[in-house]
RNA sequence: CUUCACAUAGAGUUGAGUUCCGAAAGAAAACGAAGGAACCACGUUUCUGGGGCGAGUCUGGCCUGAUCGGCAGGGCCGUUUCUCAGGCCCGCGCCCGUCAAUGGACUUCGCAAGCGACCAGGGAGGAUCA
Numbered sequence: 001c002u003u004c005a006c007a008u009a010g011a012g013u014u015g016a017g018u019u020c021c022g023a024a025a026g027a028a029a030a031c032g033a034a035g036g037a038a039c040c041a042c043g044u045u046u047c048u049g050g051g052g053c054g055a056g057u058c059u060g061g062c063c064u065g066a067u068c069g070g071c072a073g074g075g076c077c078g079u080u081u082c083u084c085a086g087g088c089c090c091g092c093g094c095c096c097g098u099c100a101a102u103g104g105a106c107u108u109c110g111c112a113a114g115c116g117a118c119c120a121g122g123g124a125g126g127a128u129c130a
């Protein structure tokens, strides 16, 4: 000097996932999600099962087994919103259980989990090549 790991701090950050009352249990508000009537119209499905949360869907190649790309879509670039340009990233997973279109009254549920000491700008000096 460089690399890796850990610790401290915790600005900030993905997300609906925060605030308030209470000793606690719990309750309330904000935000988020699901179910949900009749009538009318259109259409689809019912093993090739179907559906929900979420940005996380679709697709190509090689391989046969994981991997390399692309895309819909999404996040960040430090006051907020919109637009443009540029840059850096994500593009997972889980749940219901044969069952749910839309949808008012109404009913029910969630209020987690994670990341986190860098980032940006300017100036000076030096090496090599032509």
Base pairs, nucleotide, nucleotide: 012115013114014113018029019028021026031110032109033108034107035106049099050096051095052094053093058070059069060068061067073090074089075088076087077086